[in-house]
RNA sequence: GGACGUAUAGCUCAGUGGUAGAGCAUAUGCUUAGCACACACGAGGUCCUGGGUUCAAUCCCCAGUACCUCCA
Numbered sequence: 001g002g003a004c005g006u007a008u009a010g011c012u013c014a015g016u017g018g019u020a021g022a023g024c025a026u027a028u029g030c031u032u033a034g035c036a037c038a039c040a041c042g043a044g045g046u047c048c049u050g051g052g053u054u055c056a057a058u059c060c061c062c063a064g065u066a067c068c069u070c071c072a
Base pairs, nucleotide, nucleotide: 001071002070003069005067006066007065010024011023012022013021018055026042028040029039048064049063050062051061052060
């Protein structure tokens, strides 16, 4: 330098156009002599950035940034 892929909650990941979810972690309650487990309930998101298409974009298109893999 070229090619492919990835970017979504603190972490690991779903989500193929209609106002975003799970597990773990975490706060509170319940339980216990206490801790853990279990149960209940909550908080936590500019969906990497900027444009475009569309009535509507996490999703489609373009450019950029970061990272991974491959080729040279």
This is a predicted structure of a 72-nucleotide RNA (transfer RNA) from Vicugna pacos. Its mean pLDDT, the model's own confidence on a scale to 100, is 83. Its Rfam family is "tRNA". The family's RNA type in Rfam is transfer RNA. RNAcentral holds the sequence, with entries from Rfam.